[in-house]
RNA sequence: GCCUCGGUAGCUCAGCUCGGCCGGAGCGGCGCCCUCGUAAGGCGCAGGCCGUGGGUUCAAAUCCCACCCGGGGCU
Numbered sequence: 001g002c003c004u005c006g007g008u009a010g011c012u013c014a015g016c017u018c019g020g021c022c023g024g025a026g027c028g029g030c031g032c033c034c035u036c037g038u039a040a041g042g043c044g045c046a047g048g049c050c051g052u053g054g055g056u057u058c059a060a061a062u063c064c065c066a067c068c069c070g071g072g073g074c075u
Base pairs, nucleotide, nucleotide: 001074002073003072004071005070006069007068010027011026012025013024020058029045030044031043032042033041051067052066053065054064055063
């Protein structure tokens, strides 16, 4: 330098193929219930506008372009 995969909540990941229910799950955090108390269990809440910028579109995490970061491969 080229090819390829990935970047979404504090952490691990879905969602992208086929654009729209205007962003989810588990763990973790907080509150409540339960208990003599703790753990376990149950219920609820907060937390991300999707790596960055631009484009297409009525509408973009999703499509297109460039760039940044990380893994793998080739030379």
A computed fold for a 75-nucleotide RNA from a Candidatus Aenigmatarchaeota archaeon, annotated as transfer RNA. Rfam family: tRNA. Rfam links the family to the GO term triplet codon-amino acid adaptor activity. Its mean pLDDT, the model's own confidence on a scale to 100, is 80. It was read from a public genome assembly.